[in-house]
RNA sequence: CACCGACAAGAGCAAACCCGUCGCGAGGCGGGGACGCAAAGCCAGGAGUCUCGGGGUGCCGAGAUCGUCCGGUUGCCGAA
Numbered sequence: 001c002a003c004c005g006a007c008a009a010g011a012g013c014a015a016a017c018c019c020g021u022c023g024c025g026a027g028g029c030g031g032g033g034a035c036g037c038a039a040a041g042c043c044a045g046g047a048g049u050c051u052c053g054g055g056g057u058g059c060c061g062a063g064a065u066c067g068u069c070c071g072g073u074u075g076c077c078g079a080a
Stems, first nucleotide, its partner, number of pairs: 004078002012037002017032006035067001041073003045070003048065007
């Protein structure tokens, strides 16, 4: 340094739900709160799921979701 991920050490994040707020909506943001997470840091590139609009179906367009998966990229520690 790479791979890897411990009943290690020091940290970190924050599900559901509640309150407030933004949005047609999926959902986002802030506060509380912890189900959990070795990237549950970031990226909407591919897929999946969800929302909105069109449409007779098939589909098309726009959006959301990175805590659904794949991928890209950056990072703490150092046992086996």